[in-house]
About this RNA
Predicted 3D model of a 346-nucleotide part of an RNA (small-subunit ribosomal RNA, central domain) from Flavobacteriaceae bacterium RhTr2. Its Rfam family is "Bacterial small subunit ribosomal RNA".

Context: one part of a larger RNA
RNA sequence: UUGGGUUUAAAGGGUCCGUAGGCGGCUUUAUAAGUCAGUGGUGAAAGUCUGCAGCUUAACUGUAGAAUUGCCAUUGAUACUGUAGAGCUUGAAUCAUUGUGAAGUGGUUAGAAUAUGUAGUGUAGCGGUGAAAUGCAUAGAUAUUACAUAGAAUACCGAUUGCGAAGGCAGAUCACUAACAAUGUAUUGACGCUGAUGGACGAAAGCGUGGGUAGCGAACAGGAUUAGAUACCCUGGUAGUCCACGCCGUAAACGAUGGUCACUAGCUGUUUGGUUUUAGGACUGAGUGGCUAAGCGAAAGUGAUAAGUGACCCACCUGGGGAGUACGUUCGCAAGAAUGAAACUC
Numbered sequence: 001u002u003g004g005g006u007u008u009a010a011a012g013g014g015u016c017c018g019u020a021g022g023c024g025g026c027u028u029u030a031u032a033a034g035u036c037a038g039u040g041g042u043g044a045a046a047g048u049c050u051g052c053a054g055c056u057u058a059a060c061u062g063u064a065g066a067a068u069u070g071c072c073a074u075u076g077a078u079a080c081u082g083u084a085g086a087g088c089u090u091g092a093a094u095c096a097u098u099g100u101g102a103a104g105u106g107g108u109u110a111g112a113a114u115a116u117g118u119a120g121u122g123u124a125g126c127g128g129u130g131a132a133a134u135g136c137a138u139a140g141a142u143a144u145u146a147c148a149u150a151g152a153a154u155a156c157c158g159a160u161u162g163c164g165a166a167g168g169c170a171g172a173u174c175a176c177u178a179a180c181a182a183u184g185u186a187u188u189g190a191c192g193c194u195g196a197u198g199g200a201c202g203a204a205a206g207c208g209u210g211g212g213u214a215g216c217g218a219a220c221a222g223g224a225u226u227a228g229a230u231a232c233c234c235u236g237g238u239a240g241u242c243c244a245c246g247c248c249g250u251a252a253a254c255g256a257u258g259g260u261c262a263c264u265a266g267c268u269g270u271u272u273g274g275u276u277u278u279a280g281g282a283c284u285g286a287g288u289g290g291c292u293a294a295g296c297g298a299a300a301g302u303g304a305u306a307a308g309u310g311a312c313c314c315a316c317c318u319g320g321g322g323a324g325u326a327c328g329u330u331c332g333c334a335a336g337a338a339u340g341a342a343a344c345u346c
Base pairs, nucleotide, nucleotide: 004317005316006315007300008299012314014201015200016199017198021194022193023192025088026087027086028085029084030083031082033081034080035077036076037075038074039073040072041071042070048066049065050064051063052062053061054060091191092188093187094186095184096183097182098181099180100179103177104176105175106174107173108172109171110154114150115149116148117147118146119145120144121143125136126135162169163168206247207246208245209244210243211242215241216240220236221235222234223233258313259312260311261310262309263308266291267290268289269288270287271286272285273284274283275282276281295302296301319346320345321344328339329338330337331336
């Protein structure tokens, strides 16, 4: 390479958009590039294969044929692919109506809790633990009442609930924006799918500048525990956590399962639409769960939300270690990220 694979054995890119490319619905006309058939030319000789012949045989040699799977020209065929034209509506998109949601961005605002401050009451403890101590407290703490201030997060509702491409998203409300679904005798008429390079987004931590800082809390300090205790427990506590702008670009970024389309028994929940009804229900879309038939699978399991049966496109894998290392390159303020070997060894 061929082949075989990618939930868990090595292997699905974190997600989407999209360029080139690859692939692509139904009917019809033309063409004849691909494709198929015929004919002609060419495809040197030697060599190869087959028949026959010559050296006593063989090797060897001669002779005839085949092969030379190719190329060129030409005459035809037109199912499929291509190209050009015409048409269609079921794929796709648009529009209208109805609806859905923790989808996003910005503003305003609410209550509980916590902390702090001030004032009142009040007096000797509080706090913490397995037990303690560090710590706080007669300069009046803890507790309790009133008022004020601050930051962060939103109990109950709340749910295999919902929304989002993924990351993710939860008090209320307003504005702006996007999405999705159903229905339609609406419109366009294949406008589609995938997508190397590329672009955008991308938890947490971390970085830069400026704010903010209640609680929590790496580092750090102290108290314990212990043989020791650079820990687990306790008292404190800085970065950080929060906001704005800019970087970083990684995660068990997981359903460890790429995207799109079609097909293949059922049962039972639930969210949100539609139709219908005798208002019990029934049917029908789009999601989201559970159980299972066939099938698949090494098994666990999966099973219309496939890991079944097929088609198209992309990504990735090829024994363990060395190693996601070295070197080089690109990116980054840095941390580092991306790409990514070999020797050697089992």